[in-house]
c-di-AMP riboswitch aptamer (ydaO/yuaA leader) from a soil metagenome, 125 nucleotides, folded computationally. It matches the Rfam family "c-di-AMP riboswitch aptamer (ydaO/yuaA leader)". The family has 106 seed sequences and 7,607 matches in Rfam 15.1. From the family's description: This family represents a conserved RNA structure found upstream of the ydaO and yuaA genes in Bacillus subtilis and related genes in other bacteria. The coordinates come from a structure-prediction model, not an experiment, and the mean pLDDT is 78. Of the family's consensus pairs, 96% are formed in the model.
RNA sequence: CGCCGAACCUGGCCCCGCGCCGGGUGGGGGGAACCAACCCAUCGGGGCGAAUCCCGGUCUGGAGGCCGGGUAGGGCGAACUUCCAGCCCGAGCCCGUCAGCUAACUCCCAAGGCGACAGAGGAAG
Numbered sequence: 001c002g003c004c005g006a007a008c009c010u011g012g013c014c015c016c017g018c019g020c021c022g023g024g025u026g027g028g029g030g031g032a033a034c035c036a037a038c039c040c041a042u043c044g045g046g047g048c049g050a051a052u053c054c055c056g057g058u059c060u061g062g063a064g065g066c067c068g069g070g071u072a073g074g075g076c077g078a079a080c081u082u083c084c085a086g087c088c089c090g091a092g093c094c095c096g097u098c099a100g101c102u103a104a105c106u107c108c109c110a111a112g113g114c115g116a117c118a119g120a121g122g123a124a125g
Stems, first nucleotide, its partner, number of pairs: 001115004008024006014017001025110006035100001044098001045095004053070007073089004080125005
């Protein structure tokens, strides 16, 4: 300096930690009516996030774990927008048997991580 992401801007305080309190702004959950859904049984179900599903191998009594391949989807592509080549990700965590939508109302979060020292792939505007 740039990138992912809501995770940024700002005032005050101090036992100065990138701490505490507040304002702004941003993100997310719960929650009526209307609407949606609504035969029974089995399988619990749901949320944040791009991160879902399928196949193969392997371990296991099973649930499931691990490894590999693909994939819904997401990101980069250096003024900006669109398209293309190319590249990368396709995780993790939480609630606790409970959640469709949702005005009022209400609760929570504002972390973390990656890269460059370069004049920056191609086309159009």